[in-house]
Context: one part of a larger RNA
C1' cells in the first nucleotide's frame, strides 16, 4: 500500500444544472509514453541473507554468492492503456408523425359556502358544553326571504389514478412555455457516464416594504375544568395565512435507500402508447414498449426483510460513516436585515 461500511445498528448530499478531474462503444493503420523483455552501468564498504574456510566450539572473522529495489542509457515486442490519422452505428442526440398529463408562468371567468351591510317576514330567546358559564339578544338578536359587498379556498370527479429533478401540482377558459413517451424512416457520427468547486431551485414558519384582510389563528382577554391549569374544552380576538417585490434555506426535505450502464425464474393489478387479430360497434385474446403498485422464486440480509422499480450479480463517479455524552456546542471564518444558517473541535466524563 490493500483490506469494512451507509433501508432500520454510525453513515446518500433536500433536489438539479454544469467546470477541473476520474472513467468510458465496435473495428483498423501509425507511434511506442505506460506496460512487458532483454543488454550495459549504477546500486560503496561493513551490516542482513545463504555456501565456504579459520581460532577446540560459538561469539568473532575470512573468502565466494546474493543484496529487496530504485534511477538512467539502449535495442527489442505492441495485447491491453494512451497518443495520433481515417472509419462504423448497437450509447447519445436531432428531425418527421402521433397520444397522456394537477408539470411551470401570466391573464381572465364561475358556482357553492362563511362572514358583513340593507330591506321584508316574524318575537324571545340565540349560541356553546360533559354539565356550564363568559358571548349575542326587546335600540329587536336567533330563524327565514329578498338584494349587495368582500376575501380565501375550489366539493363531486378522486383512484394504492397522473405530472414533476426535488421542494411541490387539483374548479373553467386563453396566451406563452418545459420535460419525459410511443412509431417507422433519414440525418450526425461516442458527440457519453459522474461530477470536488461553482451556480441554480428548494415546503412550513421567520424578516423588510407596500397591498389585502372573508374565514381560521400563535400571542394576548375573558369564561370553565382543577388542589393548581401559564393546557386540554368554550367566547372573543392580533401577528400570520392572501397578493406584488425582495431575504431566508432549514423539515421525519423519507423510499430514512446518491447517480449512470448491463445481467438474472414468475403471477396479478393499474395508468399511457404501439402491431396483430376479433366484434355492427364497445370489447376480449396475443405481442412490442414506458410508468406506478400488490404477491413472491432464487439469491443477498444480523434478522426484519428486499426480490427486473434490488437492498440480487458487476462496472464507473460522488457524498457520507468509524463509541455513548460533551455537541451540532466553543472558537474562528463565510453569508444574513435579523431569526440564525453553513463548516464544525477540545479539555473533561462513562
Nucleotide at each position: 500500500c490493500u483490506g469494512g461500511g451507509c433501508g432500520u445498528a454510525a453513515a446518500g448530499g433536500g433536489c438539479g444544472c454544469g467546470u477541473a478531474g476520474g472513467c468510458g462503444g465496435c473495428a483498423u493503420g501509425g507511434c511506442a509514453a505506460g506496460u512487458c523483455a532483454c543488454u550495459u552501468g549504477u546500486g560503496a564498504a561493513a551490516u542482513c541473507u545463504c555456501c565456504g574456510g579459520g581460532c577446540u566450539u560459538a561469539a568473532c572473522u575470512c573468502g565466494g554468492a546474493a543484496c529487496g529495489g530504485c534511477c538512467a542509457a539502449g535495442u527489442g515486442a505492441u495485447a491491453c492503456u494512451g497518443c495520433u490519422g481515417a472509419g462504423c452505428u448497437a450509447g447519445a442526440g436531432u428531425g418527421c408523425a402521433g397520444a397522456a398529463g394537477g408539470g411551470g408562468c401570466a391573464a381572465u371567468c364561475g358556482g357553492a359556502a362563511u362572514u358583513c351591510u340593507u330591506g321584508g317576514u316574524g318575537u324571545a330567546g340565540c349560541g356553546g358544553u360533559g354539565a356550564a358559564a363568559u358571548g349575542c339578544g326587546u335600540a329587536g338578536a336567533u330563524a327565514u326571504c329578498a338584494a349587495g359587498a368582500g376575501g380565501a379556498a375550489c366539493a363531486c370527479c378522486u383512484g394504492a389514478g397522473g405530472u414533476g429533478a426535488a421542494g411541490a401540482c387539483g374548479g373553467g377558459u386563453u396566451g406563452c412555455u418545459g420535460g419525459g413517451c410511443u412509431g417507422a424512416c433519414a440525418c450526425u457520427g461516442a458527440c457519453g457516464c459522474u461530477g470536488a468547486g461553482g451556480c441554480g431551485c428548494g415546503a412550513a414558519a421567520g424578516c423588510u416594504a407596500g397591498g389585502g384582510u372573508a374565514g381560521c389563528a400563535a400571542a394576548c382577554g375573558g369564561g370553565a375544568u382543577u388542589a393548581g391549569a401559564u393546557a386540554c374544552c368554550c367566547c372573543g380576538g392580533u401577528a400570520g395565512u392572501c397578493c406584488u417585490a425582495g431575504c431566508c434555506c432549514u423539515a421525519a426535505a423519507c423510499g430514512a435507500u446518491g447517480a449512470a450502464u448491463a445481467c438474472u425464474u414468475g403471477g396479478u393489478g393499474u395508468c399511457u402508447g404501439g402491431a396483430g387479430g376479433u366484434u355492427u360497434a364497445a370489447u376480449a385474446c396475443u405481442c412490442c414498449g414506458g410508468g406506478u403498485g400488490c404477491c413472491g422464486u432464487c439469491g443477498c440480509u444480523a434478522a426484519c426483510g428486499u426480490u427486473u422499480u434490488u437492498a440480487g450479480u458487476a462496472u464507473u463517479c460522488c457524498g457520507c460513516c468509524u463509541g455513548g455524552g460533551g455537541a451540532g456546542u466553543a472558537c474562528g471564518u463565510a453569508c444574513g436585515c435579523a431569526a440564525g444558517u453553513a463548516u464544525g473541535a477540545a479539555a473533561c466524563u462513562c
Notes: This is a predicted structure of a 350-nucleotide part of an RNA (small-subunit ribosomal RNA, central domain) from Acidobacteria bacterium OLB17. The source organism's lineage runs through Bacteria, Pseudomonadati and Acidobacteriota. It matches the Rfam family "Bacterial small subunit ribosomal RNA".